[in-house]
RNA sequence: CACUUAUCCAGAAAGACUGAGGGAAAAGGCCCUUUGAAGUCUUGGCAACCUGUACAUUACAAGGUGCUAACUCCUUCCAUUUUUAAUGGAAAGAUAAGAU
Numbered sequence: 001c002a003c004u005u006a007u008c009c010a011g012a013a014a015g016a017c018u019g020a021g022g023g024a025a026a027a028g029g030c031c032c033u034u035u036g037a038a039g040u041c042u043u044g045g046c047a048a049c050c051u052g053u054a055c056a057u058u059a060c061a062a063g064g065u066g067c068u069a070a071c072u073c074c075u076u077c078c079a080u081u082u083u084u085a086a087u088g089g090a091a092a093g094a095u096a097a098g099a100u
Base pairs, nucleotide, nucleotide: 003098004097005096006095007094008093013043014042015041016040017039021032022031023030026076027075028074029073044068045067046066049064050063051061052060053059054058072092077089078088079087080086081085
């Protein structure tokens, strides 16, 4: 990198360095940002996939990951209807576990 399964309307920030972009990619929106983006580091926090413990359809813990603006920020493709739109699904993506 590609494959399988599950989940994705919840939740959770400060400091230091640095200094202009960022929100996965393309397009269109919308938004965040010098009251400091992205990145690196430190310390926290959230959550509970794997894991551990127990009195085991559950509860607790937090070792391995992950995450810490906005539903995966929204749309793109398909279907339906209540048709300036809404709902559902797909695709793509992210994370975990597994397998190769």

SAM riboswitch aptamer (S box leader) from Pedobacter hiemivivus, 100 nucleotides, folded computationally. The coordinates come from a structure-prediction model, not an experiment, and the mean pLDDT is 84. It was read from a public genome assembly, where an Rfam model found it.